This is a predicted structure of a 269-nucleotide part of an RNA (large-subunit ribosomal RNA, domain VI) from a Victivallales bacterium. Rfam family: Bacterial large subunit ribosomal RNA. Rfam links the family to the GO terms structural constituent of ribosome and ribosome.
Context: one part of a larger RNA
RNA sequence: CGCAGGAUAUUUGACGGGAACAUUCCUUAGUACGAGAGGACCGGGAAUGAGUAACCUCUGGUGUUCCAGUUGUUCCUACAGGAGCAUUGCUGGGUAGCUAAGUUGAGAAAGGAUAAGCGCUGAAAGCAUCUAAGCGCCAAGCCUACCCGAAGAUUAGAUAUCCCUUAUACGUAAGUAUACUAAAGGCUGGUCGAAGACUACGACCUUGAUAGGUUGGAAAUGUAAGUGCUGCAAGGCAUUCAGUUUACCAAUACUAAUCAGCCGUGAGG
Numbered sequence: 001c002g003c004a005g006g007a008u009a010u011u012u013g014a015c016g017g018g019a020a021c022a023u024u025c026c027u028u029a030g031u032a033c034g035a036g037a038g039g040a041c042c043g044g045g046a047a048u049g050a051g052u053a054a055c056c057u058c059u060g061g062u063g064u065u066c067c068a069g070u071u072g073u074u075c076c077u078a079c080a081g082g083a084g085c086a087u088u089g090c091u092g093g094g095u096a097g098c099u100a101a102g103u104u105g106a107g108a109a110a111g112g113a114u115a116a117g118c119g120c121u122g123a124a125a126g127c128a129u130c131u132a133a134g135c136g137c138c139a140a141g142c143c144u145a146c147c148c149g150a151a152g153a154u155u156a157g158a159u160a161u162c163c164c165u166u167a168u169a170c171g172u173a174a175g176u177a178u179a180c181u182a183a184a185g186g187c188u189g190g191u192c193g194a195a196g197a198c199u200a201c202g203a204c205c206u207u208g209a210u211a212g213g214u215u216g217g218a219a220a221u222g223u224a225a226g227u228g229c230u231g232c233a234a235g236g237c238a239u240u241c242a243g244u245u246u247a248c249c250a251a252u253a254c255u256a257a258u259c260a261g262c263c264g265u266g267a268g269g
Base pairs, nucleotide, nucleotide: 001152005163006162007161008160009159010158011157015149016148017147018146021049022048023047024046025045026044027043033038052105053104054103055102059100060099061098062097066093067092068091069090070089071086072085073084074083075082076081110144111143112142117137118136119135120134164268166179167178168177169176170175180266185263186262187261188260189205190204191203192202193201210256211255212254213252214251215250216249217248219245220244221243226239227238228237229236230235
C1' cells in the first nucleotide's frame, strides 16, 4: 500500500514445512514342519537404542550478584572487628536462571488409491486365459491421518463485538469549499518482562501490585558480633539450629509509572 467505512478479538485451511527409524525379550510354542539337528508364519504383550521436541519436580553441572573457612600483605585503629589487592587470592557449599548426563512426550492405530505380485468371472479363439468389458486382495512406498506455519490464498475468506447519523455556501448532479465535530481504536511517553542485538512481542500506568523499597516466607550457608564462664595458652562452652543472604513466592502504594500530545472522522464507490 492492498483487501471498497473504520476497528478489536476469535478462527477456517488452499498451500507449505516437519516427523516417518531400528533392535531385543516374553508368550502363542519347543507347537506347525523335520528322521534328527533345528525351528517358525499369523496373533498378543513388555522393553531398549539412536536421533528428536519440551521442561527443571528429581539427579547433577554452572552459579566472578549468597554464606562460610583460610594464606600473604597494605590500610582503618594498637587489640577486637573489618576493607582493598593477590586468577573470583585459594578452598568448601549453594538460591533463581540457563543446562544434560536428568525428567516427560511422539514417531501409535486406522482409512483410501496403488506397484510388483496373487486371484474371480470371462470372451476375442465352442477349449484355455487375472483382461479385452467387469470385480477383488496386496508394500516400510503414495494420499490422508499426527505436529508446526499459514487469507498478499489479489479467489486477499468466515464469525462475534465495538464506533461514527453536523451546519452553511456553490453546483442539475457527481462533488467542492468553510465552519463545527474528533468516535471505537491505535501510536508516542513512562514502570517493566521467564520477550529481546535493534526492532518486534507481552504485562502495567493511581479506577494501579509494573519495577524498586519494606515486611513475612521459602531456600542457602552453618551457629555471627558483643558479653559471660572456663583454660597458663592456642582455644572451648553458653547466649544460638544463631547471624547473614542475589535473581524465588507473597503481602504492602513508601518511591517511580506525572501531565499530556498525535493519528484515526461525520454512515461508507